[in-house]
RNA sequence: UGGCUCAAUAGGUAGAGCAUGAGACUCUUAAUCUCAAGAUUGUGGGUUCGAGCCCCAC
Numbered sequence: 001u002g003g004c005u006c007a008a009u010a011g012g013u014a015g016a017g018c019a020u021g022a023g024a025c026u027c028u029u030a031a032u033c034u035c036a037a038g039a040u041u042g043u044g045g046g047u048u049c050g051a052g053c054c055c056c057a058c
Base pairs, nucleotide, nucleotide: 003018004017005016006015012049020036021035022034023033024032042058043057044056045055046054
């Protein structure tokens, strides 16, 4: 750091739970199960082939 709460071992294409939407099931609701959408990380710079991670300013 998704709407909320939190992950991301030593820098390597950002995940989970809840919530939301759809579907299954159910007489209906709820519950349960399945699937989907959603963040490039406070802002701006720097280093690096590569930054959520290192450095600087606010």

Predicted 3D model of a 58-nucleotide RNA (transfer RNA) from Podarcis lilfordi.
The RNAcentral record of the sequence draws on Rfam.
Its Rfam family is "tRNA". By type it is a transfer RNA.